[in-house]
RNA sequence: AGCGAGGUAGAGCAGAGGUAGCUCGGCAGUCUCAUAAAUUGCAGGUCGUGGGUUCAAACCCCACCCUCGCUA
Numbered sequence: 001a002g003c004g005a006g007g008u009a010g011a012g013c014a015g016a017g018g019u020a021g022c023u024c025g026g027c028a029g030u031c032u033c034a035u036a037a038a039u040u041g042c043a044g045g046u047c048g049u050g051g052g053u054u055c056a057a058a059c060c061c062c063a064c065c066c067u068c069g070c071u072a
Stems, first nucleotide, its partner, number of pairs: 001071007010024004018055001026042005048064005
């Protein structure tokens, strides 16, 4: 320098144009003499950044940033 994969909650990951979810973790309740386990609920996201298309974008298009890999 070229090409490819990826960037979504604290962590790991889904979501293929129409309300952003799952598991673990966190907090609170129930249970227990108490803790753990179990169980119920809650909080936590400007979907990497900036533009564009669209009635509507995490999703499509363009540029850029970051991570990983391949080639030179």
This is a predicted structure of a 72-nucleotide RNA (transfer RNA) from a Caldilineaceae bacterium. Rfam family: tRNA. From the family's description: Transfer RNA (tRNA) molecules are approximately 80 nucleotides in length. The source organism's lineage runs through Bacteria, Bacillati, Chloroflexota, Caldilineae and Caldilineaceae. The sequence is in RNAcentral, with records from ENA.